The RNA shown here (transfer RNA) has 76 nucleotides and comes from Selenomonadaceae bacterium UBA3796.

Formats: sequence, C1' cells, structure tokens
RNA sequence: GACUCACUAGCUCAACUGGCAGAGCAACUGACUCUUAAUCAGUAGGUUCACGGUUCGAUUCCGUGGUGGGUCACCA
Repeated sequence: GACUCACUAGCUCAACUGGCAGAGCAACUGACUCUUAAUCAGUAGGUUCACGGUUCGAUUCCGUGGUGGGUCACCA
C1' cells in the first nucleotide's frame, strides 16, 4: 500500500428481508441470611465509531474518514 472482517449498555455479544434497540455478566435497591457469599425480585444504564447521503422510516443500504484484527504485497 491492496483486499477483507469487526466497531451496538461498564464487559461479552444479539437484533432475521429497513419498521418500538435487547440478553447474559457487572452495578444499584429490596427480600432471604447471624455476617459474607449464593439465591430470588426489581431499578438504572445507549450520540448503535464519526460525518454526510438514500428513504415516510437506517444498528441494518450507499459514500468518505477513524480505530482494531486477519491475509497478501513492498521493504538494501
């Protein structure tokens, strides 16, 4: 440098053919317990990498850029 994959909650990941953004773990509150842990119930937590475009409507499609991984090439 080329190609390719990925980027969504604090972490790991879903979201089908474009149609109300979710789960597990973690956190917080409560129950239970002598206490901790475990268990149970609940609550909160999101600029879906950024900027544009298409569309009635975009996590999803298109363009440019960014970050990370992989393959290849180049390298006195």
Its mean pLDDT, the model's own confidence on a scale to 100, is 80.
Rfam family: tRNA. Rfam's curators write: Transfer RNA (tRNA) molecules are approximately 80 nucleotides in length. The family's RNA type in Rfam is transfer RNA.